[in-house]
Order: sequence, then structure tokens, then C1' cells
RNA sequence: AUCUUAUCAAGAACGGCCGAGGGACCAGGCCCGAUGACGCCGUAGCAACCGCCCCGAUUUAUCGGGGGUCAGGUGCUAAUUCCUGCUCCGCAUGGCGGAGGAAGAUGAGAA
Repeated sequence: AUCUUAUCAAGAACGGCCGAGGGACCAGGCCCGAUGACGCCGUAGCAACCGCCCCGAUUUAUCGGGGGUCAGGUGCUAAUUCCUGCUCCGCAUGGCGGAGGAAGAUGAGAA
């Protein structure tokens, strides 16, 4: 790098270094940023995917359901994944709302 699968409306910041762009890519929009963003490091925190327990279900050794618990491995700590882009539906108008898809992120697994 590829494939499968689950989740993505909640939550959680300070300090140090650096110094100009950044919010994944492309386009449009909208934001963040010399009152120092982004990034890196430290500390703190959030959450509960992997663990364990109970209930439930069933093919009886497993799980696609529900709940609880720990905080070791990850992850995360501006804005819904910042919003839109493709398809469909509703209202009735080039707008609003909803559902899905695509892409992406993260976990767990596979080869």
C1' cells in the first nucleotide's frame, strides 16, 4: 500500500519550541492564524474500539443485541468528518430539509 467490518451530531487544553500558512486531496464556500495558527515536545484531560463481567440470542460455542467495569495498547482534545460536490425523496424554488452514496479518519481483523 490492499481487503473486510464497526463507528464518526457527544466529549476533552495548558505550557515550551518553531515561524507562515492551516482546516486530507481537487473545486466552491466558510473559518483558524504574528494576541503566533499548522507542526513537534511535555504535562493534563476526553472517550471506551481492543480486555473482563452480567443479561439476551442462537447453530451450544459462538454472536450481529443490551448493560456494567478497568484504563494496559491505540485514538482524540476549533467548527457535524467545518459545509457542499453524486443519487433519490419531500416542501415548493434554484432555496430549505431528509435519506443514501462516494471520499476520508479511527479501531479491530485478514492476506